[in-house]
RNA sequence: AACCGAUAAAGGCAAACCUGCUGAAAAGCAGGGACGCAAAGCUACGGACCUAACGGGAGCCUCUCCCUAUGGUAGCCGGGCCGCCGAA
Numbered sequence: 001a002a003c004c005g006a007u008a009a010a011g012g013c014a015a016a017c018c019u020g021c022u023g024a025a026a027a028g029c030a031g032g033g034a035c036g037c038a039a040a041g042c043u044a045c046g047g048a049c050c051u052a053a054c055g056g057g058a059g060c061c062u063c064u065c066c067c068u069a070u071g072g073u074a075g076c077c078g079g080g081c082c083g084c085c086g087a088a
Stems, first nucleotide, its partner, number of pairs: 004086002012037002017032006035075001041081003045078003048073003055067005
């Protein structure tokens, strides 16, 4: 240094849910709160999944349904970048 991850040490992050705000929605941000996480740090490059505003199509037609990311999920998986500690 790498691989690896312990009833080690110092710490870190924060699910669901609640409140407020943004958004068409998915979801995000802030506060509270902890299910858990050795990358649950960053990054939408690949796959997967969520939503369907705009757009297109249809119908029983001022509404409903179907298709579709340019929207989103990194705590879905993989990839890339950075990183604390040091037992076996």